[in-house]
Parts: sequence; structure tokens; C1' cells
RNA sequence: UGGGUCGGCAAGGCGAUCGCGAUGGCAACAUCGAGGAACGUCCGGGCUCCAUAGAGCAAGACGGUGGCUAACAGCCACCCGGGGUAACCCGCGAGAAAGUGCAACAGAAAGUAAACCGCCGCGCAAGCGGUAAGGGUGAAACGGUGGUGUAAGAGACCACCAGCGGUGCGUGUGAGCGUGCCGGCUAGGUAAACCUCGUUUGGAGCAAGGUCAGACAGGAAGCGCAUAGAGCUGCUCGCUCUAGUUUUCGGGUAGGCCGCUUGAGGGCAUUGGCAACGAUGCUCCUAGAUAGAUGAUCGUCACCUAGAAAUAGGAACAGAACCCGGCGUAAUAGCCGGCCCAUCCA
Repeated sequence: UGGGUCGGCAAGGCGAUCGCGAUGGCAACAUCGAGGAACGUCCGGGCUCCAUAGAGCAAGACGGUGGCUAACAGCCACCCGGGGUAACCCGCGAGAAAGUGCAACAGAAAGUAAACCGCCGCGCAAGCGGUAAGGGUGAAACGGUGGUGUAAGAGACCACCAGCGGUGCGUGUGAGCGUGCCGGCUAGGUAAACCUCGUUUGGAGCAAGGUCAGACAGGAAGCGCAUAGAGCUGCUCGCUCUAGUUUUCGGGUAGGCCGCUUGAGGGCAUUGGCAACGAUGCUCCUAGAUAGAUGAUCGUCACCUAGAAAUAGGAACAGAACCCGGCGUAAUAGCCGGCCCAUCCA
């Protein structure tokens, strides 16, 4: 210098004038007032109600190990497998020797499969028997290389290697890693197919819920008087409330307040940890609207780009509604840094 890979910053500050919302105040006035994703509503909770909330089945979710957290399908570190020269990236990462299923076509044959060509033996021939080393088909054909042996071959046997099974030793919290010995055992792929195993899970949701006010017209049918009915995914049991209850037709009212912002909260320092994150101390209070506010103008400074300067230009995606932790997505006038590879110079 070029390429690659991983991460971070920022989204303006101050002042004046006018305007809007909340709180405080008799008033003047003072203080505060959209985000890094507020978006998606994908996951997890806090909170509220059912409700006294248990057990089992079904159903759903997760799936290497250890840690963090209120919790999680999140985050951190590591292991294994794959990709890459590497930095680094990816993984629906338990089980195929419990069972069932699937793999077109080609091929003789695609799981407890098989003999098309070939090789060997017998035979005049047709053909019969042996074989799975060589060839072909295919994504994949029942370990590989070399030898012994054989009529020809073949783990039939032997040596070495790979895998699998068994068994020790070392190391690590663990998943695992390394290694010795024994065994001719060679048992394909797919579970992001059904399934098996392990862990785990009540439901609904701020339009939850509470309170004040207001209004009310009944009719029909079903079940029923200690059992019907009801008890917020489904079923069964148990338990609880209880003489009413369920369905349907029709009429009337529907406004205010609370919930509503002090929190698993923010900042700084010290400290433990590889890290995620934790602990301690000090300090701060930073929107609570509800026909739904958070704006407009001017000046100045900062940032970025071009320029010697003067100067000129530039900033996206987007908009709180109970709150919080994640994930996904959108987007840039731009900027900064770590690491890897290549080349050049000193």
C1' cells in the first nucleotide's frame, strides 16, 4: 500500500423568541419532556386475574460441556465436526446394534441385498458348479495396501493402517484429548422423517385488574334441589364454591379516577473473574400523554467532505403508551481500532 476478517463511535451542543404537555406554586415563574433500535410482536420475565392450584395423560419447547442471569431458544468460555492459507465463520451438535419408513433413474443387487461382464473347473455342445479379487452402473456396492494360499479367488490366513467393540493408564470441573493391550468384529445414509432417551412447561393479558358514577325489559328452551352447574388450551381424577345454572331472542347504560412510572434503574470509582457478569462505596431522579404533547425560527459552536485559505455542501432509519432483559430487521455526510494474508521500503 492492497485485500480479507472482527469490533466500536456518532445521530449534535449552547443561547434567544414564540408555542405545547407534566409536576410544583396564589401568581410571576422554575424543573423536566421520543430511540439505538422506541420498529417486528419472535423468545423470556416482572405485575394482575382465574384460584384453594394438586396429580396423571395428551400436547408443546429445548438438546455437546461448563458458567452468567430473575429467566430464556439469550450471552460468555471451551469441546467435536465442517469450510478457509490464515485471522475467522458455520452447526435444529443425544440415539441408526429398539422398531417403522424414505432414497427417482441406472444397476444383477441399495440391508440381515446380489451375480450382468469377467475368472476357474467339468463337458463335443447346450449347460452345470465355484467365485466376489478385476470391470461396468450409480451420490453411495459390505474396509485399504502388500503378501501367503487357491483350480480360480476371498480377512480364508498374515503384516501394517483405518474404523468398531472391550479394557487399563495419564490429563481435564466436564464435553473430551493422548496412549497401551486384546478382538478378524468391518455392523452404509437419513431422526430439519415417525420414533426412543433426557430436561422442561397452568392459562389469559394493562383493552390485565381495582374503584366511583350511570342505566336496566323482559321472553323461550335444556339440566337441576346435595347434587346439577361453574371453576380461563384439551382429557381424567382429586379439591373448592354453590341452589341455581347454561344457551338463545330482545332492550338500556358505558363517563371519571387509580393502575402510570423509584426501577432485576442510571453514572463514577475500587475490586473478583479469561470472559459473560458479580460485589462494595459514593452519587443522580431523567416523559407519563389519553381526539394522544416533546415543535418552529434565528444566531453561534462542534462533527464530516472538498479546498492553501476564504468558502461551499452534508447527516440516514425512524416516533414512547404497564415496565424490563434478549433476538431479528431498517439505515449512514461518515469516522475509529484490533487481527490475518500478500507485496514493497527501512
This is a predicted structure of a 346-nucleotide RNA (Bacterial RNase P class A) from Rhodoluna sp. Model confidence (mean pLDDT): 77 of 100. Lineage of the source: Bacteria > Actinomycetota > Actinomycetes > Micrococcales > Rhodoluna. It was read from a public genome assembly, where an Rfam model found it.